About this RNA:
A computed fold for a 74-nucleotide RNA from Actinomadura violacea, annotated as transfer RNA. Taxonomically the source falls in Actinomadura (Bacteria, Actinomycetota, Actinomycetes, Thermomonosporaceae). The coordinates come from a structure-prediction model, not an experiment, and the mean pLDDT is 82.
RNA sequence: GGUCUUCUAGCUCAUCGGUAGAGCGCCAGGUUGAAGCCCUGAGGCGAGGCGAGGUUCGACUCCUCGGGAGACCA
Numbered sequence: 001g002g003u004c005u006u007c008u009a010g011c012u013c014a015u016c017g018g019u020a021g022a023g024c025g026c027c028a029g030g031u032u033g034a035a036g037c038c039c040u041g042a043g044g045c046g047a048g049g050c051g052a053g054g055u056u057c058g059a060c061u062c063c064u065c066g067g068g069a070g071a072c073c074a
Base pairs, nucleotide, nucleotide: 001073002072003071004070005069006068007067010024011023012022013021018057025045026044027041028040029039030038050066051065052064053063054062
């Protein structure tokens, strides 16, 4: 330098155009002498999706240009 992949919650991952969810974690309650484990918690805590444009009635999802990370080739 070229090609490809990837970027969503504190962490690990879902979500193939119709308004974003799970596990872990954290918090509160129950339980316990206290804690752990376990149970409960539609209105517990939580990201509006790397940035900027574009397409569309509608974009995390498609396209373009940047940025981060990774793999391969040279």